This is a predicted structure of a 534-nucleotide part of an RNA (small-subunit ribosomal RNA, 5' domain) from a Candidatus Hydrogenedentota bacterium. Model confidence (mean pLDDT): 82 of 100. RNAcentral holds the full RNA, with entries from ENA and SILVA.
Context: one part of a larger RNA
RNA sequence: GAACGAACGCUGGCGGCACGCUUCAUACAUGCAAGUCGCGCGAUUAAGGCCCGCAAGGGCGAAUAAAGCGGCGAACGGGUGCGUAACACGUGGAUAAUCUGCCUUUCGGUGGGGGAUAACGGCUGGAAACGGCCGCUAAUACCGCAUGUGGUUGCGGGGCCCUAGGACCCUGCAAAGAAAGAGGCCUCUAAAGCCUUGCCGAAAGAUGAGUCCGCGCCCCAUUAGCUAGUUGGCGGGAUAACAGCCCACCAAGGCUUCGAUGGGUAGCCGAGCUGAGAGGUUGAUCGGCCACACUGGGACUGAGACACGGCCCAGACACCUACGGGUGGCAGCAGUAGGGAAUAUUGGACAAUGGGGGAAACCCUGAUCCAGCGAUGCCGCGUGGAUGAUGAAGGCCUUCGGGUCGUAAAGUCCUUUUCUGAGGGAAGAACUGUUUGACGAGGAAAUGCGUCGGAUUUGACGGUACCUCAGGAAUAAGCAACGGCUAACUCCGUGCCAGCAGCCGCGGUAAUACGGAGGUUGCAAGCGUUGUUC
Numbered sequence: 001g002a003a004c005g006a007a008c009g010c011u012g013g014c015g016g017c018a019c020g021c022u023u024c025a026u027a028c029a030u031g032c033a034a035g036u037c038g039c040g041c042g043a044u045u046a047a048g049g050c051c052c053g054c055a056a057g058g059g060c061g062a063a064u065a066a067a068g069c070g071g072c073g074a075a076c077g078g079g080u081g082c083g084u085a086a087c088a089c090g091u092g093g094a095u096a097a098u099c100u101g102c103c104u105u106u107c108g109g110u111g112g113g114g115g116a117u118a119a120c121g122g123c124u125g126g127a128a129a130c131g132g133c134c135g136c137u138a139a140u141a142c143c144g145c146a147u148g149u150g151g152u153u154g155c156g157g158g159g160c161c162c163u164a165g166g167a168c169c170c171u172g173c174a175a176a177g178a179a180a181g182a183g184g185c186c187u188c189u190a191a192a193g194c195c196u197u198g199c200c201g202a203a204a205g206a207u208g209a210g211u212c213c214g215c216g217c218c219c220c221a222u223u224a225g226c227u228a229g230u231u232g233g234c235g236g237g238a239u240a241a242c243a244g245c246c247c248a249c250c251a252a253g254g255c256u257u258c259g260a261u262g263g264g265u266a267g268c269c270g271a272g273c274u275g276a277g278a279g280g281u282u283g284a285u286c287g288g289c290c291a292c293a294c295u296g297g298g299a300c301u302g303a304g305a306c307a308c309g310g311c312c313c314a315g316a317c318a319c320c321u322a323c324g325g326g327u328g329g330c331a332g333c334a335g336u337a338g339g340g341a342a343u344a345u346u347g348g349a350c351a352a353u354g355g356g357g358g359a360a361a362c363c364c365u366g367a368u369c370c371a372g373c374g375a376u377g378c379c380g381c382g383u384g385g386a387u388g389a390u391g392a393a394g395g396c397c398u399u400c401g402g403g404u405c406g407u408a409a410a411g412u413c414c415u416u417u418u419c420u421g422a423g424g425g426a427a428g429a430a431c432u433g434u435u436u437g438a439c440g441a442g443g444a445a446a447u448g449c450g451u452c453g454g455a456u457u458u459g460a461c462g463g464u465a466c467c468u469c470a471g472g473a474a475u476a477a478g479c480a481a482c483g484g485c486u487a488a489c490u491c492c493g494u495g496c497c498a499g500c501a502g503c504c505g506c507g508g509u510a511a512u513a514c515g516g517a518g519g520u521u522g523c524a525a526g527c528g529u530u531g532u533u534c
Base pairs, nucleotide, nucleotide: 001534002533003532004531006530007529008528009527010526013381014380015379016378017377018376019374020373021339026337027336028335030334031333032332035072036071037070040069041068045063049060050059051058052057079292080291081290089216090215091214092213093212094211095210098209099208103205104204105203106202107201108200109199110198111145113143114142120135121134122133123132124131125130152175153174154173155172156171157170158169159168161166181197182196183195184194185193218264219263220262225255226254227253230252231251232250233249235247236246237245267289268288269287270286271282272281273280274279294315295314296313297312298311317328318327319326320325345371347370348369349368353367354365355364356363357362384414385413386412387411394405395404396403397402419471420470421469422468423467424466428461433456434455435454436453437452438451439450440449478523479522480521481520482519483504484503485502489518490517491516492515493514499506500505
């Protein structure tokens, strides 16, 4: 000199853009943060509609709150940095050793049966959490059967590579192994047919993920030896998959001063800061990867987890209890207590972007977009402009002549960025839906499908940005320093005292170095101090 997720002191007008628990991975009151689908299913509900019926009532269609079965999602998104010195990360490869829901393209299929169960009803246990028994019912829930390309497995034959073992390819036979419907159109109705969307099998792609390897990756030798599943082989098991990953047997290996092992510290990177560079240092915000979710362990479900707002076990802690027993996990967003030098609102909206579900309307979304608080930082603007000498008053200094603050003020003439009030007023909106029109492919036709256009509809921010008008200099300057380094000097007080200080050093009676005043210098809505890095 530069920088900061800073803090502290004094001061403080506005706007834009960023950023905001670095400490205790401490404990958490309260609310919200993951739901959705009636175009999978049975039932239910209030009001109205249609049909049958004299009526009681029954049926149909449409709609439907909270539940239930079922599907998809909940493995994303969001948080934190405890652990980890490791194939964790970075980079470059390998996978002939692998998996991949939803999505895209292509091919084939979707036949025929069965038995339950929740909801619900009845009885009943418990303070509660939550149950128990009996009975009824549906499905795209569950289970057989049929068919089965390819694939798998078994047996057989052939080819190719090859020292061999074996791997790969082609082929024959056999075995086991799939499925689910829903909505609509045409039609007087039904069937058949058609349209849309599902479901099953197969192939390819895309995306995502797993695994392996080369190289790189902090400090300590006042850590020198470490290792028995250890190193390798053979056979098996497990896995989506290779492998001591696991097991039986066999051999005795494997690592290491090019630093093994041990100890300490630490998430890694893109990048940030600094520097002429080489380098040093950091890993906040944003992006990629990893790890974790009260502590430790475990698996289940699933395409995907060994799962933050799932399950089971153990532990610590906390809460409820009728003492028999139960419940909980903010390192999600706010917020509280504690800790600390120190870090914000228990806000608004799904309008946009994105995500989940749904055919869609739509619903959900503390992701996100906004607003609030904070000079925490960067950038921009303002606190007025011109004129004005009796150089006013006053302060300070003085050699008592004067000098200086100083055109500074007052006064005069202007301006209105800001401010206050009033009025106008974008962009962020594209869609979707509704309505209407045209065209196209296919079809017997219709619904439907695709393309293009018109009208209408959707804004949290928001009394937005921005613009115009009116008013009036009106609402707006401080901080530090002035001995040298280092820009800027005098007076008074004090008297080695009180004090200053980054270094050198000042202060013991004229202190430009302490304290005050006037003046001056430097920065300026900031200025200084402290801390840390270069």